[in-house]
RNA sequence: GGGCCCGUAGUUUAGCUUGGAUAGAACAUAAGGUUGCGGACCUUAUAACUCGGGUUCAAAUCCCGACGGGCCCU
Numbered sequence: 001g002g003g004c005c006c007g008u009a010g011u012u013u014a015g016c017u018u019g020g021a022u023a024g025a026a027c028a029u030a031a032g033g034u035u036g037c038g039g040a041c042c043u044u045a046u047a048a049c050u051c052g053g054g055u056u057c058a059a060a061u062c063c064c065g066a067c068g069g070g071c072c073c074u
Base pairs, nucleotide, nucleotide: 001073002072003071004070005069006068007067010027011026012025013024020057029045030044031043032042033041050066051065052064053063054062
């Protein structure tokens, strides 16, 4: 220098192919319940689409570019 794949809560991820209702879940965290205390369990809450542009009535999803990560080739 070239090619391919990936980027979603603190962490792991579903959703993207086939655009459409308030972006779903688990763990973690906080509060409450329970308990002699703690753990476990139950309830509730907090928190996310890497960035910019384009297409569209509508973009996490499609297109272009940038940034970051991984693999391969030279």